[in-house]
RNA sequence: UAAUAGAGGCGCGGGCUUCAUCAGUAGCCGGAGAGCGACACGGGAAUGUCGCCGGCGAAAGGGGAUCCCGCCGAAGCGCAGCCCGCUCCCGACGGCUUGCGCUGGGAUGACGCGAAAGACGCGUCAUACUGUCGUUACACGGUAACGGAGUGCUAUUA
Numbered sequence: 001u002a003a004u005a006g007a008g009g010c011g012c013g014g015g016c017u018u019c020a021u022c023a024g025u026a027g028c029c030g031g032a033g034a035g036c037g038a039c040a041c042g043g044g045a046a047u048g049u050c051g052c053c054g055g056c057g058a059a060a061g062g063g064g065a066u067c068c069c070g071c072c073g074a075a076g077c078g079c080a081g082c083c084c085g086c087u088c089c090c091g092a093c094g095g096c097u098u099g100c101g102c103u104g105g106g107a108u109g110a111c112g113c114g115a116a117a118g119a120c121g122c123g124u125c126a127u128a129c130u131g132u133c134g135u136u137a138c139a140c141g142g143u144a145a146c147g148g149a150g151u152g153c154u155a156u157u158a
Stems, first nucleotide, its partner, number of pairs: 001158006009072001011071005017065003027056005037050004041091005075103007083095003104130002107127008132148007
């Protein structure tokens, strides 16, 4: 230097099933009413619809649990580009993918974003914890303090 195999732990991601939520919402049926008004993710254009009462009444995404699968940059996020999605344009949002960059890991809290949401996810910061390496000291196969980052660390082979 290269290859192979490993470690961190409420460890990461995916899938089936199931449960709650979504929501008495969307939608459908019936009734009253009649368009000068209001509505559609934001703005504009166009095209449509109807706020009310009664009856029936979902689903997707996100989440919990068991099990299974793939794994340890597991994975996630940001920026930019292409394509797709909702009538058209711009934007927002969502999905696939390419390039560059950031993050060792989980937890708690604050702020912010997403989302129907006090669930959950993501980002930044802080706090202690934890794994790893380095330096120093010691009571030396460990303990403590400080510091770094996974393009790292350990082991084996050449």
A computed fold for a 158-nucleotide RNA from uncultured Ruminococcus sp., annotated as Lysine riboswitch aptamer. The coordinates come from a structure-prediction model, not an experiment, and the mean pLDDT is 79. The RNAcentral record of the sequence draws on MGnify.